c-di-GMP-I riboswitch aptamer from a Methylococcaceae bacterium, 77 nucleotides, folded computationally. Its mean pLDDT, the model's own confidence on a scale to 100, is 82.
[in-house]
RNA sequence: CACAAGAAAAGCUAAAUUUAUGGCAACAUAAAGACAGAAAGUUACGAAUCCUGAUUUAGGAAAGCCGAACCGCCGAG
Numbered sequence: 001c002a003c004a005a006g007a008a009a010a011g012c013u014a015a016a017u018u019u020a021u022g023g024c025a026a027c028a029u030a031a032a033g034a035c036a037g038a039a040a041g042u043u044a045c046g047a048a049u050c051c052u053g054a055u056u057u058a059g060g061a062a063a064g065c066c067g068a069a070c071c072g073c074c075g076a077g
Base pairs, nucleotide, nucleotide: 003077006074012037013036017032018031019030020029021028022027035064041070042069043068045067046066049061050060051059052058
């Protein structure tokens, strides 16, 4: 210097639930909370899921189910 499992260290994210606000709803934001996570970082591309309508088509939501792409910390060995 390169590769690298996932030990250690430094950190990171934040499930369910509760409160407030917004929304027809799914759900989102903030605070509390901490189930869990080595990509639980980003995208929404595929398929699955949820909501509103429709009746075969449209819009919205999440993505911490799976697949894919892009970026990334450390480095026992």